[in-house]
RNA sequence: GCCCGGGUGGCGGAAUCGGCAUACGCAGCGGAUUUAAAAUCCGCGGCCCGCGAGGGCAUGUGGGUUCGAGUCCCACCCCGGGCA
Numbered sequence: 001g002c003c004c005g006g007g008u009g010g011c012g013g014a015a016u017c018g019g020c021a022u023a024c025g026c027a028g029c030g031g032a033u034u035u036a037a038a039a040u041c042c043g044c045g046g047c048c049c050g051c052g053a054g055g056g057c058a059u060g061u062g063g064g065u066u067c068g069a070g071u072c073c074c075a076c077c078c079c080g081g082g083c084a
Base pairs, nucleotide, nucleotide: 001083002082003081004080005079006078007077010026011025012024019067022058028044029043030042031041032040046057047056048055049054060076061075062074063073064072
């Protein structure tokens, strides 16, 4: 230099044919149980605004296409693999 795969909440990891992002699990927080704790069980579990119903924003970065993009297109950055 060229080719292939990947980058999504604090962490792991889904998201089908472009149509509710954050399913599911863990950490963490609250509760139950226990003499106490561990284990187990239940609830919550991205950020901001709102008393609330709800609204806004974010998928490596910047653009583009579209009514609508994590997903498609272009450029770039980073990680892994292959070829020379």

The prediction has a mean pLDDT of 80. Predicted 3D model of an 84-nucleotide RNA (transfer RNA) from a Solirubrobacteraceae bacterium. It matches the Rfam family "tRNA". By type it is a transfer RNA. NCBI's taxonomy places the organism under Bacteria, Bacillati, Thermoleophilia, Solirubrobacterales, Solirubrobacteraceae. The RNAcentral record of the sequence draws on ENA and MGnify. The same sequence occurs in records of 2 taxa.